[in-house]
């Protein structure tokens, strides 16, 4: 330096849920708390999912409507603990 993660050692992070705050929302921040995690450190470049708005095509319901639901497309936001990718890193094996 590359690669791998057995037995370890020192440790690290922190799901759900609860409380407070922020946000229209997904969700975020702080405290408590641990389901788990060898990068569950960091980064939205690619895909997925979620939220919102727009456009207005299709489908269903309806007597009908500036009605309700679903789906497609576009944009913005969220998720790094959904994957891929980039990047940095402790210990140990080869």
């Nucleotide at each position: 330096a590359u690669u791998c993660g057995a037995c370890a050692a020192g440790g690290g992070c922190a799901a759900a849920c609860c409380c407070g705050c922020c946000g229209g929302g997904a969700g975020g921040c702080g405290g408590g708390g641990a389901c788990g995690c060898a990068a569950a450190g960091c980064c939205u470049c690619c895909g997925g999912u979620c939220u919102g708005a727009g456009a207005u095509g299709c489908c269903c319901g309806g007597c009908g409507a500036g009605c309700g639901g679903g789906u497609c497309c576009u944009c913005a936001g969220a998720u790094a603990g959904c994957g891929g990718g980039g990047u940095u890193g402790c210990c140990g094996g080869a």

The RNA shown here (c-di-GMP-I riboswitch aptamer) has 94 nucleotides and comes from a Gammaproteobacteria bacterium. Its mean pLDDT, the model's own confidence on a scale to 100, is 86. The sequence was found by an Rfam model in a public genome assembly.